[in-house]
RNA sequence: UCACUGGGGGUGCUUUUCACAAAGCUGAGAGAGGUCAGACCUCAACCCUUGGAACCUGACACGGUUAAUGCCGUCGUAGGGAUAGUGAUGA
Repeated sequence: UCACUGGGGGUGCUUUUCACAAAGCUGAGAGAGGUCAGACCUCAACCCUUGGAACCUGACACGGUUAAUGCCGUCGUAGGGAUAGUGAUGA
């Protein structure tokens, strides 16, 4: 570094529509199904696995941008967060 196994994580914004479906934007990823009073659960893909910014809190935060949105940046030497195992290859 790669593969397999185990574990962790998020799934937004806008238009049309009664609703479903469909379309557009950014991205690695915005998917499918079940249940339903909320929301939660299962699977798939993707990403991350302490050399941890995958992801969560702060946050209905602050500055900028956009049709709109964590869209971009600050926050961030902040506080949390799965602590792996086996095999192969290279230095």
The RNA shown here (TPP riboswitch aptamer (THI element)) has 91 nucleotides and comes from a marine eukaryotic metagenome. It matches the Rfam family "TPP riboswitch aptamer (THI element)". From the family's description: Vitamin B(1) in its active form thiamin pyrophosphate (TPP) is an essential coenzyme that is synthesised by coupling of pyrimidine and thiazole moieties in bacteria. The RNAcentral record of the sequence draws on MGnify.